The part of an RNA shown here (small-subunit ribosomal RNA, 5' domain) has 528 nucleotides and comes from an uncultured prokaryote. The RNAcentral record of the full RNA draws on ENA.
[in-house]
Context: one part of a larger RNA
RNA sequence: GAACGAACGCUAGCAGCGUGGAUUAGGCAUGCAAGUCGUGCGCGAAAGCCUUCGGGCGAGUAAAGCGGCGAAAGGGUGAGUAACACGUAAUCAACGUACCCCCCAGACCGGGAUAACCUCUAGAAAUGGUGGAUAAUACCGGAUGGACUUAUGACUGGGCAUCCAGUCAAUAGUAAACGGCGGCUUAGGCUGCUGCUGGGGGAGCGGGUUGCGGCCUAUCAGCUAGUUGGUGGGGUAAUGGCCUACCAAGGCAUUGACGGGUAGCGGGUCUGAGAGGAUGAUCCGUCACACUGGGACUGAGACACUGCCCAGACUCCUACGGGAGGCUGCAGUCGAGAAUCUUCCGCAAUGGGCGAAAGCCUGACGGAGCGACACCGCGUGCAGGAUGAAGGCCUUAGGGUUGUAAACUGCUGUCACGCCAUAGGAAUGUCCUGUCGUUAAUAGCGGCAGGGUUGACCAAAGCGAAAGGAAGUACCGGCUAACUCCGUGCCAGCAGCCGCGGUAAUACGGAGGGUGCAAACGUUGUUC
Numbered sequence: 001g002a003a004c005g006a007a008c009g010c011u012a013g014c015a016g017c018g019u020g021g022a023u024u025a026g027g028c029a030u031g032c033a034a035g036u037c038g039u040g041c042g043c044g045a046a047a048g049c050c051u052u053c054g055g056g057c058g059a060g061u062a063a064a065g066c067g068g069c070g071a072a073a074g075g076g077u078g079a080g081u082a083a084c085a086c087g088u089a090a091u092c093a094a095c096g097u098a099c100c101c102c103c104c105a106g107a108c109c110g111g112g113a114u115a116a117c118c119u120c121u122a123g124a125a126a127u128g129g130u131g132g133a134u135a136a137u138a139c140c141g142g143a144u145g146g147a148c149u150u151a152u153g154a155c156u157g158g159g160c161a162u163c164c165a166g167u168c169a170a171u172a173g174u175a176a177a178c179g180g181c182g183g184c185u186u187a188g189g190c191u192g193c194u195g196c197u198g199g200g201g202g203a204g205c206g207g208g209u210u211g212c213g214g215c216c217u218a219u220c221a222g223c224u225a226g227u228u229g230g231u232g233g234g235g236u237a238a239u240g241g242c243c244u245a246c247c248a249a250g251g252c253a254u255u256g257a258c259g260g261g262u263a264g265c266g267g268g269u270c271u272g273a274g275a276g277g278a279u280g281a282u283c284c285g286u287c288a289c290a291c292u293g294g295g296a297c298u299g300a301g302a303c304a305c306u307g308c309c310c311a312g313a314c315u316c317c318u319a320c321g322g323g324a325g326g327c328u329g330c331a332g333u334c335g336a337g338a339a340u341c342u343u344c345c346g347c348a349a350u351g352g353g354c355g356a357a358a359g360c361c362u363g364a365c366g367g368a369g370c371g372a373c374a375c376c377g378c379g380u381g382c383a384g385g386a387u388g389a390a391g392g393c394c395u396u397a398g399g400g401u402u403g404u405a406a407a408c409u410g411c412u413g414u415c416a417c418g419c420c421a422u423a424g425g426a427a428u429g430u431c432c433u434g435u436c437g438u439u440a441a442u443a444g445c446g447g448c449a450g451g452g453u454u455g456a457c458c459a460a461a462g463c464g465a466a467a468g469g470a471a472g473u474a475c476c477g478g479c480u481a482a483c484u485c486c487g488u489g490c491c492a493g494c495a496g497c498c499g500c501g502g503u504a505a506u507a508c509g510g511a512g513g514g515u516g517c518a519a520a521c522g523u524u525g526u527u528c
Base pairs, nucleotide, nucleotide: 001528002527003526004525006524007523008522009521013378014377016375018373019371020370026334027333028332030331031330032329035069036068037067040066041065048057049056050055076289077288078287086213087212088211089210090209091208092207095206096205097204100202101201102200103199104198105197106196108142109141110140111139117132118131120129121128122127147174148173149172152169153168154167155166156165157164158163179194180193181192182191183190184189215261216260217259222252223251224250227249228248229247230246231245232244233243234242264286265285266284267283268279269278270277271276291312292311293310294309295308314325315324316323317322342368344367345366346365350364351362352361353360354359381411382410383409384408391402392401393400394399415469417464418463419462424458425457429453430452431451432450433449434448435447436446437445438444472517473516474515475514476513477498478497479496483512484511485510486509487508493500494499
């Protein structure tokens, strides 16, 4: 000199854009943060309104249930981890893949349950138990098998060591919901959308393996028994001591094994001429974790933040028998700390989940709020104005200085203030109409065109009035820009270094004056 997620002191007008729990991965009241689908299914109110008193509307609307998809994303944190965790380059002849896209083939015949519900019943509650009834795109059995898997064989190609790929034959095995909604019908059926099953391919995503790279410590020198390798077996989507039995005795290490300490890693960020050093907030990628420890279940995917089970600590409820909970989500609270915000608005936009859609959900996100925490911008007026007024300070008592500064005169109108509430953020969304395609079709569905509609929040522009509402802070001995008076008297005090102060202190305290920076200015801390 530069920088900061800063803190502290004094001060403070506005706006934009960022940013804000770094310490106790300490404990948490309350609300919200993951639902959705009636076009899968059983089942189905009420208030209210109308009524010809029969009923109708409300209404496939609410609630609870079965089922499907989602809940493994998004969001948080940095505890652990020195590791194939990360970065980079390769690789799987050792792998998986729900949703999405393309292609091929198919969906036949049957069956038994169960929840909601009703009945009885245990319990304070949480939560159950008995009996009965019922449905499905829920579940089960059988059939079929273009395709796939597979014992075996043949051929071709690759590799040449076990092997790998393709084709053919052949043994055994593996499916499903033709369901839902709509339209037409000559009642036979036809047709649109959507969904189901098996297989192949793609896209994207995930899993595994290898080389190389990056902390400190030798006051850690030897470490290792599933340890190193092999064979058989098991396990996995898949390779592998991943696991197991047997066999061999290996494997690593001064190029630092093993141990100890510290730490998430990278893109980046800060500094620096660079080399390098320091760092890893915000944003992006990735890993790990979710009260602590362990475990599996479901599933395409988890060993699963707001799922389950067990153990532990803690908190809460209890009728003492037993139960409930997990903010390292968004707000908020206590604690500890030098220190870090609103228990706000909205799904209008972007994105995500579900749904055919309308739409619903979304503390992701978009916004507003708070904090000079950082950066950047603007303003606090401009011009004239000398008898250089008064007052202050100094004085050699003449005067000097504050100082064109003020008063006063003229002008301007940024910001703030008041009025107005308009453009734009909104379309490829959505609704209506028209038209084209599909179709037997004027339904329905899809494409295109035109019109309407949708804003939480921001608010340009315009008008009005008015100099009015808006300047501080540190320093003035040298380094270092800026000097005098008074007070004090090695006292009180200052100080980054040198050093000032013991009666004339430009160094302490005050005043006047001056210098620097300015909505900031200083101090402290840390890095280069």
The coordinates come from a structure-prediction model, not an experiment, and the mean pLDDT is 83.